A computed fold for a 145-nucleotide part of an RNA from Ruminococcaceae bacterium OttesenSCG-928-D13, annotated as small-subunit ribosomal RNA, 3' minor domain.
The sequence was found in a public genome assembly.
Rfam family: Bacterial small subunit ribosomal RNA.
Context: one part of a larger RNA
RNA sequence: CACCGCCCGUCACACCAUGAGAGCCGGGGGGACCCGAAGUCCGUAGCCUAACCGCAAGGAGGGCGCGGCCGAAGGUAAAACUGGUGAUUAGGGUGAAGUCGUAACAAGGUAGCCGUAUCGGAAGGUGCGGCUGGAUCACCUCCUU
Numbered sequence: 001c002a003c004c005g006c007c008c009g010u011c012a013c014a015c016c017a018u019g020a021g022a023g024c025c026g027g028g029g030g031g032a033c034c035c036g037a038a039g040u041c042c043g044u045a046g047c048c049u050a051a052c053c054g055c056a057a058g059g060a061g062g063g064c065g066c067g068g069c070c071g072a073a074g075g076u077a078a079a080a081c082u083g084g085u086g087a088u089u090a091g092g093g094u095g096a097a098g099u100c101g102u103a104a105c106a107a108g109g110u111a112g113c114c115g116u117a118u119c120g121g122a123a124g125g126u127g128c129g130g131c132u133g134g135a136u137c138a139c140c141u142c143c144u145u
Stems, first nucleotide, its partner, number of pairs: 003108001005105001008101002011098001013095004018090003023085005032076003039070001041068004046064004052059002111132009
């Protein structure tokens, strides 16, 4: 390698990660509820009882049993949070090259762009408002020679 240039979007193909998704399978600190061992403590109408009191009967105290509070492990049903998976679906990225058009870059062949509404296979078109970061022609102002 300079208009036989550059370049935009849809579509098709391949790969990658991501979002949504009826759900499915896990993790899950802590909280709620159920149950409640050992043990301390509290109560006690039952039973037992050497030391203390009492001549004795009995009493005091103690033990067992029973009841209660606390209470580890365990159990139940969820939830926050979180991981994986999921028919389908949405856009994104990359790719030698493919399909359809040609929107932009020159006045890019309807100047372009911004906002908005609407329409359309797609780039995009149209309406309204705005900008010049528009070419051309004419005029005005300023600057240089």